[in-house]
This is a predicted structure of a 125-nucleotide RNA (FMN riboswitch aptamer (RFN element)) from Furfurilactobacillus rossiae DSM 15814.
NCBI's taxonomy places the organism under Bacteria, Bacillota, Lactobacillales, Lactobacillaceae, Furfurilactobacillus rossiae.
Model confidence (mean pLDDT): 76 of 100.
The same sequence occurs in records of 2 taxa.
RNA sequence: GUUCGUCUUCAGGGCAGGGUGAAAUUCCCGACCGGCGGUGAUAGCCCGCAACUCUCCAUCUGAUGGGGAUUGAUCUUGGUGAAAUUCCAAGGCCGACAGUAAAGUCUGGUAUAAAGAAGAUUGGC
Numbered sequence: 001g002u003u004c005g006u007c008u009u010c011a012g013g014g015c016a017g018g019g020u021g022a023a024a025u026u027c028c029c030g031a032c033c034g035g036c037g038g039u040g041a042u043a044g045c046c047c048g049c050a051a052c053u054c055u056c057c058a059u060c061u062g063a064u065g066g067g068g069a070u071u072g073a074u075c076u077u078g079g080u081g082a083a084a085u086u087c088c089a090a091g092g093c094c095g096a097c098a099g100u101a102a103a104g105u106c107u108g109g110u111a112u113a114a115a116g117a118a119g120a121u122u123g124g125c
Base pairs, nucleotide, nucleotide: 001125002124003123005121006120007119008118009117010116017029018028019027031105032104033095034094035049036048037047038046044093045092053069054068055067056066057065058064059063075091076090077089078088079087097108098107099106
């Protein structure tokens, strides 16, 4: 230095101001937000992962582990450049489940999670 493992820590943001109404952060005007890894150049909308939901198997007796499927925007135009659906300008679109006057933003769940990142350390090379 690298690799397998172990331990510790970290690891998601956001409706201001109004309208209607008996009641809406849910409708309407408007506002605000964008996990992780990759990518010759920096990504909510390119590729993949995670969580959520469903399903199958195993074990144990109700939870754990593993596999599979689904999960939203197929973003455009122009500019710069060797190279950008990632930068700049403009316009557009998306955001699970349950509760509730219909929710990306409130409440809830494993939300004190995971993907992953950092550090330490044993062994091997």